[in-house]
């Protein structure tokens, strides 16, 4: 420098033939219990950034940034 794949709550992942994003663990509150780091209920928290297409973009297109792998 070029190519490929990827970028989703605190962490690890899923998802969307374009239609207001879910799981596990963690976190907060309450209840149960003799008690808890246990069980149950509830809650907060996210689509890397910008532009384009579209009635509508996390999803498609382009650029940028970053990660991993490969080539030179």
């Nucleotide at each position: 420098u070029c190519c490929a794949u990827c970028g989703u709550g605190g962490u690890g992942c899923a998802g969307u033939u374009g239609g207001u994003a879910g799981c596990a663990c963690a976190c907060c509150a309450g209840a149960c219990c003799a008690a808890a780091c246990g069980u149950c209920u509830g809650g907060a928290g996210g689509c890397c950034c910008g532009a384009g297409u579209u009635c509508g973009a996390u999803u498609c297109u382009c650029g940028g940034c970053g990660a991993u792998g490969g080539a030179a």
Model confidence (mean pLDDT): 82 of 100.
Transfer RNA from Phyllosticta capitalensis, 72 nucleotides, folded computationally.
The sequence is in RNAcentral, with records from ENA.
It matches the Rfam family "tRNA". Rfam describes the family as follows. Transfer RNA (tRNA) molecules are approximately 80 nucleotides in length. By type it is a transfer RNA.